[in-house]
Predicted 3D model of a 79-nucleotide RNA (c-di-GMP-I-GGC riboswitch aptamer) from a Bacillota bacterium. Its Rfam family is "c-di-GMP-I-GGC riboswitch aptamer". Its family is annotated with cyclic-di-GMP binding in the Gene Ontology. Of the family's consensus pairs, 91% are formed in the model. The organism belongs to Bacillota, within Bacteria. It was read from a public genome assembly, where an Rfam model found it.
RNA sequence: CCCGACAAAGGCAAACCCAUCGCGAGGUGGGGACGCAAAGCCAGGGGUCUGGCCCUGCCAGAUAGCCCGGUUGCCGAAG
Numbered sequence: 001c002c003c004g005a006c007a008a009a010g011g012c013a014a015a016c017c018c019a020u021c022g023c024g025a026g027g028u029g030g031g032g033a034c035g036c037a038a039a040g041c042c043a044g045g046g047g048u049c050u051g052g053c054c055c056u057g058c059c060a061g062a063u064a065g066c067c068c069g070g071u072u073g074c075c076g077a078a079g
């Protein structure tokens, strides 16, 4: 470094509910845990979703818990 254990310590938090922001996809805060070894961060490529338009598409957005990629990082057995 790869890797990721019925390991230890700690972390995050799906659905759903409440509040709030947004036309919306969704975001944020609180409750709550299905899960997660990057479920930390970044919309660069693809996918999906939303809004608009002059709709083979274009424009503006959302999603990092869809995949790839980039970047930073805790712990540590076996190999």
Base pairs, nucleotide, nucleotide: 002079003076004075011036012035016031017030018029019028020027021026034065040071041070042069044068045067046066047063048062049061050060051059052058053057